[in-house]
Order: sequence, then C1' cells, then structure tokens
RNA sequence: GCCGGAGUAGCUCAGUGGUAGAGCAAUGCUUUCGUAAAGCAGAGGUCGAGGGUUCAAGUCCCUCCUCCGGCU
Repeated sequence: GCCGGAGUAGCUCAGUGGUAGAGCAAUGCUUUCGUAAAGCAGAGGUCGAGGGUUCAAGUCCCUCCUCCGGCU
C1' cells in the first nucleotide's frame, strides 16, 4: 500500500429500513438471626465520528478514526 472483519448499556453480544434489546454486573426491595443463593423492580445508550439517500437509518451509500486478521 491492497483486501476482509469488528465498533450498540460497566462487560459479553443480539437487532432482516418502522418504539433500541438480552444475559451478566451494579443499585433498590422481598426472603434470612445474618450472608450467599433465589425472586422482583427500576435505572443505565448522542448505536465510533461526519455527511448522503429516504416519509422514516443502529440497519443502505460515501469519507474518516480505532482495533483484529490476511496479502505484498
């Protein structure tokens, strides 16, 4: 330099253009003499950045950034 993959909650990851989700973690509550386990609840997100297409973009297109892999 060229090619491909990944970037979404604190972590691991879903999400086929139409309300952003799960598990774990953390917090609160129930239970217990107490802790753990278990159960319940609420919270937590500029979807890597910027533009474009569209009535509507996490999703499609372009550029850039970071990480991983391959080729030279």
The RNA shown here (transfer RNA) has 72 nucleotides and comes from a Patescibacteria group bacterium.
The organism belongs to Bacteria candidate phyla, within Bacteria.